Notes:
This is a predicted structure of a 96-nucleotide RNA (Glycine riboswitch aptamer) from a Chloroflexota bacterium. The prediction has a mean pLDDT of 80. It was read from a public genome assembly, where an Rfam model found it.
C1' cells in the first nucleotide's frame, strides 16, 4: 500500500402472520382467542474430548444454523422495528 476477513458510522434494499372480539382515558393502552419468525433469547446433530466397561456399548463435556421452541417481539394501511444483503468512509489484525 492492496486484497480478503472483522468492527463501527452513514445511505439504500428487506419477508411472514388478525383491518379478530371486548373495555378504556382511543395511530395508543389493557384483557381474550387465533397466528408469524428475520431484533434479542432458549434447544439440539455429526465430529472431537473425558470417564466407565458386560468389549462395544453406557454416561458426561464442548458443539451450528435461515433447523427447532415461541420467552421476548410482531400480525390492515402509515410510522417504527427488522435477520440478512449492497454502497461509501474509517479503524483493527493478518499477509505481501
Nucleotide at each position: 500500500c492492496u486484497g480478503c476477513a472483522u468492527c463501527a458510522a452513514c445511505g439504500g434494499g428487506g419477508a411472514g402472520a388478525g383491518u379478530c372480539c371486548c373495555g378504556c382515558a382511543c395511530g395508543g393502552c389493557g384483557g381474550g382467542c387465533a397466528c408469524c419468525g428475520a431484533a434479542g433469547g432458549g434447544g439440539c446433530a455429526a465430529a472431537c474430548c473425558c470417564g466407565a466397561u458386560u468389549c462395544u456399548u453406557c454416561g458426561g463435556g464442548u458443539g451450528a444454523a435461515a433447523c427447532u421452541c415461541u420467552c421476548a417481539g410482531g400480525u390492515a394501511c402509515a410510522a417504527g422495528g427488522g435477520a440478512c444483503c449492497c454502497g461509501u468512509u474509517g479503524a483493527u489484525a493478518u499477509c505481501c